[in-house]
This is a predicted structure of a 539-nucleotide part of an RNA (small-subunit ribosomal RNA, 5' domain) from Salinicoccus kekensis.
The sequence was found in a public genome assembly.
The source organism's lineage runs through Bacteria, Bacillati, Caryophanales, Staphylococcaceae and Salinicoccus.
Context: one part of a larger RNA
RNA sequence: GGAUGAACGCUGGCGGCGUGCCUAAUACAUGCAAGUCGAGCGCGUCUUUUGGGGGCUUGCCCCCAUAAAGACGAGCGGCGGACGGGUGAGUAACACGUGGGCAACCUGCCCAUCAGACCGGGAUAACCACGGGAAACCGUGGCUAAUACCGGAUAAUCCUUUGCCACGCAGGUGGCAAAGUUGAAAGACGGUUUCGGCUGUCACUGAUGGAUGGGCCUGCGGCGCAUUAGCUGGUUGGUGGGGUAACGGCCCACCAAGGCGACGAUGCGUAGCCGACCUGAGAGGGUGAUCGGCCACACUGGGACUGAGACACGGCCCAGACUCCUACGGGAGGCAGCAGUAGGGAAUCUUCCGCAAUGGACGCAAGUCUGACGGAGCAACGCCGCGUGAGUGACGAAGGGUUUCGGCUCGUAAAACUCUGUUGUUAAGGAAGAACGUCCCCGUGAGUAACUGCACGGGGAGUGACGGUACUUAACCAGAAAGCCACGGCUAACUACGUGCCAGCAGCCGCGGUAAUACGUAGGUGGCAAGCGUUAUCC
Numbered sequence: 001g002g003a004u005g006a007a008c009g010c011u012g013g014c015g016g017c018g019u020g021c022c023u024a025a026u027a028c029a030u031g032c033a034a035g036u037c038g039a040g041c042g043c044g045u046c047u048u049u050u051g052g053g054g055g056c057u058u059g060c061c062c063c064c065a066u067a068a069a070g071a072c073g074a075g076c077g078g079c080g081g082a083c084g085g086g087u088g089a090g091u092a093a094c095a096c097g098u099g100g101g102c103a104a105c106c107u108g109c110c111c112a113u114c115a116g117a118c119c120g121g122g123a124u125a126a127c128c129a130c131g132g133g134a135a136a137c138c139g140u141g142g143c144u145a146a147u148a149c150c151g152g153a154u155a156a157u158c159c160u161u162u163g164c165c166a167c168g169c170a171g172g173u174g175g176c177a178a179a180g181u182u183g184a185a186a187g188a189c190g191g192u193u194u195c196g197g198c199u200g201u202c203a204c205u206g207a208u209g210g211a212u213g214g215g216c217c218u219g220c221g222g223c224g225c226a227u228u229a230g231c232u233g234g235u236u237g238g239u240g241g242g243g244u245a246a247c248g249g250c251c252c253a254c255c256a257a258g259g260c261g262a263c264g265a266u267g268c269g270u271a272g273c274c275g276a277c278c279u280g281a282g283a284g285g286g287u288g289a290u291c292g293g294c295c296a297c298a299c300u301g302g303g304a305c306u307g308a309g310a311c312a313c314g315g316c317c318c319a320g321a322c323u324c325c326u327a328c329g330g331g332a333g334g335c336a337g338c339a340g341u342a343g344g345g346a347a348u349c350u351u352c353c354g355c356a357a358u359g360g361a362c363g364c365a366a367g368u369c370u371g372a373c374g375g376a377g378c379a380a381c382g383c384c385g386c387g388u389g390a391g392u393g394a395c396g397a398a399g400g401g402u403u404u405c406g407g408c409u410c411g412u413a414a415a416a417c418u419c420u421g422u423u424g425u426u427a428a429g430g431a432a433g434a435a436c437g438u439c440c441c442c443g444u445g446a447g448u449a450a451c452u453g454c455a456c457g458g459g460g461a462g463u464g465a466c467g468g469u470a471c472u473u474a475a476c477c478a479g480a481a482a483g484c485c486a487c488g489g490c491u492a493a494c495u496a497c498g499u500g501c502c503a504g505c506a507g508c509c510g511c512g513g514u515a516a517u518a519c520g521u522a523g524g525u526g527g528c529a530a531g532c533g534u535u536a537u538c539c
Base pairs, nucleotide, nucleotide: 001539002538003537004536006535007534008533009532010531013386014385015384016383017382018381019379020378021344026342027341028340030339031338032337035079036078037077040076041075043073044072045071046070047069048068049067050065051064052063053062054061055060086297087296088295096221097220098219099218100217101216102215105214106213110210111209112208113207114206115205116204118152119151120150121149127142128141129140130139131138132137159180160179161178162177163176164175165174166173167172187202188201189200190199191198192197223269224268225267230260231259232258235257236256237255238254239253240252241251242250272294273293274292275291276287277286278285279284299320300319301318302317303316322333323332324331325330350376352375353374354373358372359370360369361368362367389419390418391417392416399410400409401408402407423480424476425475426474427473428472429471439460440459441458442457443456444455445454483528484527485526486525487524488509489508490507494523495522496521497520498519504511505510
């Protein structure tokens, strides 16, 4: 000199864009953060319409039925809660980065191609009845549905056996042919119908391939201590088996006695890694906030279930600590999600608005949900930009400071005159842009026996949290907006007074003991400027 997620002191006008618990991975009040689908299914409640009956104050009420439409509620079922969001505790490790390998693997939703969707069955929640419990919740009996569950048929490139061909260094891999085992939703909503069916869309099943996402193995690379020198019993290897999507001591039985290490094993300490960021001419050194990629974790420890995917932040079980409820028998909870509270600390924000946009989940869609996200709020925390006025103005006014008493200086500075209106205040305009897509109507095309539906094109309607914001225009007034540090040398900038080795200053050298340019104050000057200094850390 540069830099910072900074803090402290003094000061503080505005805007844009960023950033904001680095400490206690401490404890959490409250609200919200993951739901959705009635075009999978049965039921209950309510409203409207239709039909019938009754009361009858003839236009109101009640009851029943079936059908239609709509809303709501819990339940069965499907998909999603493995994404998105947070944190950095642990981890010195194939965790990460980079380059390879898998002839040792998986992949829901998506895309392409081929084939299919046949015949049946038994339950169960909701509901009703009874019972237990303070509650959380639970038990028994009875009824019912499905795109829930089960059986059979059909079928493959899956598995087993046999034969043949091709390839590979090898373990082996690929292809073809033959024989035995395995699936489905018969669904929903439309269109049409001669009621047999046909057909469209969305779902469903099997197979192959793709895409995407993952899993495993491996070369190399990135830390401190040798005042850590020896470490190791599933340890190292083999055979056989189990397990896994898959290889493997991953696990097990048996056998052998190996394996690692001064090219630093083992131990201890520290630490998430990287793209990047800071500095530097570079080499290098330091860092790992925000943003992006990967990993790990979710009160602490352990475990599995479901599922394409988890050993699962807002799922389950067990143990522990803590907090809360209790009728003392027993239960409930997990902010390292967004806000917020207490505590710790030098120190770090609103219990805000909206799903309008982007993205995600579900749904045919309308749409619902979304503290992701888009915005607003707070903070000079940072960077950038703007302003605090401009021109003229000497008699060098008053006043301050100083003086050798002549003067010098603040100083064109002020006043005064003439302007400007950035910003500000007020008013008007401004649903500007951010909008694409969806929905409705029309047309064309592929397809169909035809229609609906699908794809493309045209037209129309409606949709903004920010926000009456940005911006534009007009009017008004120089009016409302400058401080901080320094002035002995390094280092730009000097005098007066006070003090008298006192009070004090100080980054280093050093100042202060009666003329202090070094302390304190004043005037002046220098530097930077909505900031300026100090402290801490890195280069």